Predicted 3D model of a 79-nucleotide RNA (c-di-GMP-I riboswitch aptamer) from Firmicutes bacterium UBA3570. Its mean pLDDT, the model's own confidence on a scale to 100, is 86. The sequence was found by an Rfam model in a public genome assembly.
[in-house]
RNA sequence: UUCCCGAAAGGGCAAACCCGUCGAGAGGCGGGGGCGCAAAGCCACGGGUCUGGUGAUACCAGACAGCCGGGUUGCCGAA
Numbered sequence: 001u002u003c004c005c006g007a008a009a010g011g012g013c014a015a016a017c018c019c020g021u022c023g024a025g026a027g028g029c030g031g032g033g034g035c036g037c038a039a040a041g042c043c044a045c046g047g048g049u050c051u052g053g054u055g056a057u058a059c060c061a062g063a064c065a066g067c068c069g070g071g072u073u074g075c076c077g078a079a
Stems, first nucleotide, its partner, number of pairs: 005077002012037002017032006035066001041072003045069003048064007
């Protein structure tokens, strides 16, 4: 120094729920909140789940990155 890894410190993110707002919906965004998180940063590539449509054991259009993989970037440095 790098990788695996995850003690400490500083900082970071923010589930349920509530309020506002956008959307037909899944859900998004802002505020409060804090269950948790070392990628709970980013990317819908594979699987999955959810919403809507149709000529429906399928196809199409969407949503979820805090469901599991994969890709990519990255803070700190004890054992």